Predicted 3D model of a 71-nucleotide RNA (transfer RNA) from Candidatus Iainarchaeum sp. The sequence was found in a public genome assembly.
RNA sequence: GCGGCCGUGGUGUAAUGGCAGCAUUGGAGCCCCCCAAGCUCCCGGUCCGGGUUCGAAUCCCGGCGGUCGCA
Numbered sequence: 001g002c003g004g005c006c007g008u009g010g011u012g013u014a015a016u017g018g019c020a021g022c023a024u025u026g027g028a029g030c031c032c033c034c035c036a037a038g039c040u041c042c043c044g045g046u047c048c049g050g051g052u053u054c055g056a057a058u059c060c061c062g063g064c065g066g067u068c069g070c071a
Base pairs, nucleotide, nucleotide: 001070002069003068004067005066006065007064010024011023012022013021018054026042027041028040029039030038047063048062049061050060051059
């Protein structure tokens, strides 16, 4: 330099163009003699820009980052 794949809360992972969900971490409460466990609730996210569409995490283009391969 060229090509493939990937990018979603702190972490991991869903969502076949129509409410962004689950687990875990963190916070609050319940329970308990205390701790742990358990139960309930809360906080927190679509890498960036543009396009298509009534509607985009999803499709298209460009960029950035990661990874693999080729040179």

Rfam family: tRNA. It is annotated as a transfer RNA. Model confidence (mean pLDDT): 82 of 100.